[in-house]
RNA sequence: GCGCGUGUGGCUCAGAGGUUAGAGCACCACUCUUAUAAAGUGGGGGUCGAUGGUUCGAAUCCAUCCACGCGCA
Numbered sequence: 001g002c003g004c005g006u007g008u009g010g011c012u013c014a015g016a017g018g019u020u021a022g023a024g025c026a027c028c029a030c031u032c033u034u035a036u037a038a039a040g041u042g043g044g045g046g047u048c049g050a051u052g053g054u055u056c057g058a059a060u061c062c063a064u065c066c067a068c069g070c071g072c073a
Base pairs, nucleotide, nucleotide: 001072002071003070004069005068006067007066010025011024012023013022018056027043028042029041030040031039049065050064051063052062053061
């Protein structure tokens, strides 16, 4: 340099154009307990890598760029 893949809460991931962007774990509070753990209930936290474009509507489609990974040279 070329090709392919990935990028979504702290972490691991789901979401394949539409109704409010979710789950598990983690974190915080409460219940329970002498206390801790476990269990149960509730809660906070995301402008979906960036910028443009298409569309009535984009996390999702397109283009460019950035980061990371794999392959080729």
The RNA shown here (transfer RNA) has 73 nucleotides and comes from a bacterium.
It was read from a public genome assembly.
The coordinates come from a structure-prediction model, not an experiment, and the mean pLDDT is 82.
Rfam family: tRNA. By type it is a transfer RNA.